[in-house]
RNA sequence: AGAGUUUGAUCAUGGCUCAGGAUGAACGCUGGCGGCGUGCCUAAUACAUGCAAGUCGAAUGGGAUCCACGUUUUCGGAUGUGGUGAGAGUGGCGCACGGGUGAGUAACACGUAGCUGACCUACCCUUCACUGGGGGACAACUUGUCGAAAGACGAGCUAAUACCGCGUAAGCUCACGAGAGUUAGAGGUCUCAUGAGUAAAGCAUUAUAGUAGCGGUGAAGGCGGGGGCUGCGUUCCAUCAGCUAGUUGGUGAGGUAAAGGCUCACCAAGGCGACGACGGAUAGGGGACCUGAGAGGGUGACCCCCCACACUGGAACUGAGACACGGUCCGGACUCCUACGGGAGGCAGCAGUAAGGAAUAUUGCACAAUGGGCGCAAGCCUGAUGCAGCAACGCCGCGUGAAGGAUGAAGGCUUUCGGGUUGUAAACUUCUUUUCUGGGGGACGAGCAAGGAUGGUACCCCAGGAAUAAGUCUCGGCUAACUACGUGCCAGCAGCCGCGGUAAAACGUAGGAGGCGAGCGUUAUCCGGAUUUACUGGGCGUAAAGCGCGGGUAGGCGGUGACUUAAGUCAUGCGUGAAAGCUCCUGGCUCAACUGAGAGAGGUCGUGUGAAACUGGGUCACUAGAGGCAGGUAGAGGCAAACGGAAUUCCGGGUGGAGUGGUGAAAUGCGUAGAGAUCCGGAGGAACACCAGUGGCGAAGGCGGUUUGCUGGCCCUGACCUGACGCUCAGACGCGAAAGCAUGGGGAGCGAACGGGAUUAGAAACCCCGGUAGUCCAUGCCGUAAACGAUGCAUACUAGGUGUUGGGAAUGCACUGCAUUUUCAGUACCGAAGCUAACGCGAUAAGUAUGCCGCCUGGGGAGUACGAUCGCAAGAUUAAAACUCAAAGGAAUUGACGGGGGCCCGCACAAGCAGCGGAGCGUGUGGUUUAAUUCGAGGCUACGCGAAGAACCUUACCUAGGCUUGACAUAUAGGUGGUAGAGAACGGAAACGGGAUCGACCUUCGGGAGCCUAUACAGGAGCUGCAUGGCUGUCGUCAGCUCGUGUCGUGAGAUGUUCGGUUAAGUCCGAAAACGAGCGCAACCCCUGGCGUUAGUUACAAGUGUCUAACGCAACUGCCCGGGGUAACUGGGAGGAAGGUGGGGAUGACGUCAAGUCAGCAUGGCCUUUAUGUCUAGGGCUACACACACGCUACAAUGGUCGGUACAAUAGGCGGCGAAACCGCGAGGUGGAGCGAAUCCUCUAAAGCCGAUCUCAGUUCGGAUUGUAGGCUGCAACUCGCCUGCAUGAAGUUGGAGUUGCUAGUAACCGUAGGUCAGCUACACUACGGUGAAUACGUUCCCGGGCCUUGUACACACCGCCCGUCACGUCAUGAGAGCUGGUCAUGCCUAAAGCCGGUGGGCUAACCGUAAGGAGGCAGCCGUCAAAGGCAGGGCUGGUGACUGGGACGAAGUCGUAACAAGGUAGCCGUA
Repeated sequence: AGAGUUUGAUCAUGGCUCAGGAUGAACGCUGGCGGCGUGCCUAAUACAUGCAAGUCGAAUGGGAUCCACGUUUUCGGAUGUGGUGAGAGUGGCGCACGGGUGAGUAACACGUAGCUGACCUACCCUUCACUGGGGGACAACUUGUCGAAAGACGAGCUAAUACCGCGUAAGCUCACGAGAGUUAGAGGUCUCAUGAGUAAAGCAUUAUAGUAGCGGUGAAGGCGGGGGCUGCGUUCCAUCAGCUAGUUGGUGAGGUAAAGGCUCACCAAGGCGACGACGGAUAGGGGACCUGAGAGGGUGACCCCCCACACUGGAACUGAGACACGGUCCGGACUCCUACGGGAGGCAGCAGUAAGGAAUAUUGCACAAUGGGCGCAAGCCUGAUGCAGCAACGCCGCGUGAAGGAUGAAGGCUUUCGGGUUGUAAACUUCUUUUCUGGGGGACGAGCAAGGAUGGUACCCCAGGAAUAAGUCUCGGCUAACUACGUGCCAGCAGCCGCGGUAAAACGUAGGAGGCGAGCGUUAUCCGGAUUUACUGGGCGUAAAGCGCGGGUAGGCGGUGACUUAAGUCAUGCGUGAAAGCUCCUGGCUCAACUGAGAGAGGUCGUGUGAAACUGGGUCACUAGAGGCAGGUAGAGGCAAACGGAAUUCCGGGUGGAGUGGUGAAAUGCGUAGAGAUCCGGAGGAACACCAGUGGCGAAGGCGGUUUGCUGGCCCUGACCUGACGCUCAGACGCGAAAGCAUGGGGAGCGAACGGGAUUAGAAACCCCGGUAGUCCAUGCCGUAAACGAUGCAUACUAGGUGUUGGGAAUGCACUGCAUUUUCAGUACCGAAGCUAACGCGAUAAGUAUGCCGCCUGGGGAGUACGAUCGCAAGAUUAAAACUCAAAGGAAUUGACGGGGGCCCGCACAAGCAGCGGAGCGUGUGGUUUAAUUCGAGGCUACGCGAAGAACCUUACCUAGGCUUGACAUAUAGGUGGUAGAGAACGGAAACGGGAUCGACCUUCGGGAGCCUAUACAGGAGCUGCAUGGCUGUCGUCAGCUCGUGUCGUGAGAUGUUCGGUUAAGUCCGAAAACGAGCGCAACCCCUGGCGUUAGUUACAAGUGUCUAACGCAACUGCCCGGGGUAACUGGGAGGAAGGUGGGGAUGACGUCAAGUCAGCAUGGCCUUUAUGUCUAGGGCUACACACACGCUACAAUGGUCGGUACAAUAGGCGGCGAAACCGCGAGGUGGAGCGAAUCCUCUAAAGCCGAUCUCAGUUCGGAUUGUAGGCUGCAACUCGCCUGCAUGAAGUUGGAGUUGCUAGUAACCGUAGGUCAGCUACACUACGGUGAAUACGUUCCCGGGCCUUGUACACACCGCCCGUCACGUCAUGAGAGCUGGUCAUGCCUAAAGCCGGUGGGCUAACCGUAAGGAGGCAGCCGUCAAAGGCAGGGCUGGUGACUGGGACGAAGUCGUAACAAGGUAGCCGUA
């Protein structure tokens, strides 16, 4: 410090995710030791048991028990003195500390800084004064009573440092008066005088006296502690906007330690709030902790400070202090005891239990230390504390050995079988002993001494022995680390992207490797990365984002000069910011963690002094901002009224007579009741042609005939006046297209809805005929638009150029004006710098700056729900969440595509010729059938294709019968001599079985070959062409496809290759940020066309060269004329056999189609192995309702038939071609010459020509089909061959929609040959020659292609993408008759305890009084307040709910085709 992820790729935007650190953690696997820390985050849930606050006999009465010594005795005991002194009581102090928890609390609760002249303070310290003299009780105790108990009551006795009078009064308090100082000003501050009031307790010690001990009282001061008040800081929600009756203030009173509505009476009507009151939600606050570069963000465990609470709610008492965790009273819930009458209790103290939960420890030891309470003290108490136990929960440290050791052992894994790896790792040798085990010694902490829970611990010494000690996660990228097997979109993984559908480095296992290590991973949470809320430090034309527009309030900001002030600001001093923590330095534990000491840092804090530039405040002045004034100009600026003509429609009349209208084409419609057309007249409404213009005006919406009236604003010129009066603007207010709403008018045209006609698969649309609301007017609502420049307003600055509108100035001229220059204000285009992701913007900024406002923070859900406000309604404004996705979106690039455009080409169309599609037949295919009809090929680019030839064979298929190391190959081992091989009879369809009989070869003499057996293996036309090689098809013989360097661009990329011409061509020329080059094109190669030379097998007329085959020549736009830029090139011409590539062939760029082929071959993997191999016979591939493709033959007279007659080229031939001659009507047969072929043969070419006949008909056309007789090949023609003769003589009379080929020696027609092959279904295919045309105006259209350009939401690339309803499943959510909780106040009723007040009729020790009685007290009763409870209606907020609304998601559902291209009606926004 970054990385992954949107795309084919790119840049930017933007979200999601990862790597780091942290934790009071939990879970999984694993686990040796020690030190220091930490340990119920959930149920402030409920708690058994024990302990956690007592102490003082030197305050006090009594005193159990026990001891000693006596006395006495009936020997049981009784009793005296002295001592001991439990437990309980009175009294004092403590129990308000310490310890726990975080429920409540958004508050003076906390933090910080102050104030208290408005206050309190036990114990402790200092100082002063005092401590005299009396009285009456009550517990304990005794006794009686009630009760189960807890406990209670009556009577009686008694002490005190308990209680109560009296005396004294330095002092203190109060009242009145006088004075002083402080203070901003006051006062309850200080001083003086008078009057009144107000205290106390003793104990201990000593032989006495006493006091030097411990106390007591009053007063003053102090330390420390506390109460109260104030400034500032302190979470979220405005879908909480108004709140408030003790409320705000005053006067008086009460109350308190104390100010105060703290409380009460009366008076006034205030107080708070957008700087967020009130309400709701959440939450103890801080020091600090985690993270971060910081600013920040998150947290508030442990430790420290403060607060609050103590089962829940209320209340007071006592006390210096409490409204009191281990006190009291009352209400409530819960638990326990009970004799049922009543009682008891409060672990959020330490342990511990249950429950909850993912989850959190021992019912330990000790008061030795530190600290606390009481006590004179000894001491007692102390779950505070010190220690120990449990837990890898965290941090830190140590170890599990060290050195040597290569046959690189074995084993594992892997392998291309050679090896590689585990790996110096192990074994083995030597060494060490941290740790461990055993033994011995043994602490510091500890004070003047003794006393140690920790602890026989730490530590030290000795001995033993490598001994007791390694795991976990990962290995596709991010991210360090790779192979094998298994699995086969299954099982599974996954933080994101994504892996898995038979070769998975991504799943599982193994080997290996990497990381960390007594831990390692996972999960959860926080910060970081994230500049992704941007103060530091972001944005808003198109990515999310400028309010539709304006005037303007609060607020924010504000021109020039001077003086002043000192709030901000700056400097400096002082105070404070507890300790711990953090940083630095340093010390102690062997180091570290941990811990001690010192310094530093830390605030928006308080206060003093100073400075005065800047901001603010005050004063004075200025004119450049702003406004006014004067003089002018332009204008669809606004409102109202009046007027005008053209056109449409309608009405009346005339003429006229059949259509009109409308469309792609039609129809509906109108029209003989007279339309349309045309003329005249009239009515009515709406809109204003030309002018008219990226012209004008307005803030925007918007504004267009003419005239008049009223009225707003801009601009220019002058520089006369005011003197900063300014800019922006939350809220509030006004304006605001269209549609829509309300009321009333109006209604010509247009025209949602609606009706009809078309179109269509459908057409609820587009097109057509009609047509209501509406559009128009008046008044009032609505308040929205893609209200757009998708660009807020204002000001300043920063090159130019070209137009145009409105003014001003100057100059020139031919002067009503025109032109030029210049200057303001508008409005357009281009463009420098700069900016921008790019596109683009560019003085009208999206540049450079300032001020203010508004808005944005991933996509969807959603501009939706709920709530609120507004509206008559429609609806508008404001505006979420659950859930879901890893993207959504911008600009630009390259392609592809378009029912986009331009240019160009091609038998692509057109122009022609001949066909196909109809018939019959042949062949192939589909389908069907079958035991099998083997397999493949499937638009073009499958279908007379693989197949250049299925009767058996082929053959892969079916049926049946055989074989199993096999029909075939190799290797090893063993065997074998009448061996290998041949093989009769017999069985059998054959294979095969069977075996009579015959019978070998080579040799270096070992043997080999052969055969048999066994093991490895053979074999497979079985699967996968989507694992492959090779080959092939196609686009396409189309003109394209690329590279190097340079340049441009952030980049993908572009340029070059585009452009102007030209070409068959990216062919060439020119231009040009390109210059060159490669693969293609062309040429080089072959055939053919002319000529020459040479040769002469063959041919023949015999020396010629038709010919054959070898070498040359010839054609290059070379020449001429025209066009052209005098370039490429092109039109014409000459010459020439041939002319502009002469004709034909071979030759196929980068690539595309997962195109075809595992059945030609090869080949990975898989499958099979008495079968999917192999042999054999027979059958099938030849089936047949039908459909398609390619052909043949025809339909006839340009013909058929018969006779005669002429002219080729290619090719093939020895298991061959086969002549002559003869036989047969013929197929053919006999025959065998010649020929391994320029020699012989196939080999008569046919159409043609000459002649004859037929005469338009299903024929003398046509030949299918069938019968019959023959021939040929072949083991064999039944399934299933070809040919011949005779006979038969079908369909068919030129072929619908549609469709194919061909541009010249071509089409068409005619025959010939060959391969395959025994034969043939060849009419196919491949070649050969003969005869030999027509047409092309042209590129609009169809198809295919090339180049440029344009749009794109496509990139698997239009066979693309994609929208909505419906159906099914899942999930969250809204509404919902309601039902049911929680919470908050309100009103009324009832009202405990308790304080306060009242009361007089009960009771009453201390004081007064002789007494009666009184004062005072207690109890009772009444009242105010008041917790809880009850009743009632509400607010807010949850859960649930029949039914219902939309939403999201879900491999292959339905219907259509809305959007993306002109998406086939451009799209989109608002509205109905």
Model confidence (mean pLDDT): 84 of 100. This is a predicted structure of a 1472-nucleotide RNA (small-subunit ribosomal RNA) from an uncultured bacterium. Its Rfam family is "Bacterial small subunit ribosomal RNA". The sequence is in RNAcentral, with records from ENA, Greengenes and SILVA.